[in-house]
Order: sequence, then C1' cells, then structure tokens
RNA sequence: AAAUUUAAUAGGCAAACCCGGAGUGAUCCGGUGACGCAAAGCUAUAGGGACUUUUUUAAGUUAGCCAGUUGCAUAA
Repeated sequence: AAAUUUAAUAGGCAAACCCGGAGUGAUCCGGUGACGCAAAGCUAUAGGGACUUUUUUAAGUUAGCCAGUUGCAUAA
C1' cells in the first nucleotide's frame, strides 16, 4: 500500500405513514418522521430484472432489486 472481517472515534444517509406540490401513470420534489443502511455515494446509452403509459416496433420510472464504479475509518 492492497484485500477481507467488523471493534472503536467522528460523522453520514433516511423507509413507511401523514401534509403541500408536479405528473395520464409508474413515480418524483419539499416538510415531518426514522424502518433500516459500511457505501441507502454516483451510474438508467456498460449489463440484467421489475414497473408505467397517450405513439406498446415507442416513450418513461425504479440505484433502499441484482450489478458496475468511486470513496471514509483503522483496534485486530
């Protein structure tokens, strides 16, 4: 230095319900709230899966489904 595991320190993110708003919709934004998360950071034209629809040979949504990629810490 790298990898694996997960003790510690300092922290981080934010599910569902509810309120307001956007959208045909999946869903998204803000507030509240914390179910949980060692990447719950990023990526939807690298790949797969799932979902929606007004053109279903098309357009869109989902990264907290798998995955790719980048990163913090250091007792053992």
A computed fold for a 76-nucleotide RNA from Romboutsia lituseburensis, annotated as c-di-GMP-I riboswitch aptamer. The prediction has a mean pLDDT of 80. RNAcentral records the identical sequence in 2 taxa.